[in-house]
RNA sequence: CGCGCAACCGGCGAAGGGGCCCGCCGCAAGUGCCUGCAGGCUGAUGGCUCCUACCGAUAC
Numbered sequence: 001c002g003c004g005c006a007a008c009c010g011g012c013g014a015a016g017g018g019g020c021c022c023g024c025c026g027c028a029a030g031u032g033c034c035u036g037c038a039g040g041c042u043g044a045u046g047g048c049u050c051c052u053a054c055c056g057a058u059a060c
């Protein structure tokens, strides 16, 4: 100096935040789908749950 492994730590999992769990990454992980290119569609989660926002229905 290079490579590999482990640990600690940190980060990430399509458009808000918290808790828990799972997975992935170490400058990478990650950056949804359709499309006639004009535009159009779905979910606030990776999963569970809570709050907030939006949409729909019902009741008052």
Base pairs, nucleotide, nucleotide: 009026010025011024012023013022016051017050018049019048020047021046032041033040034039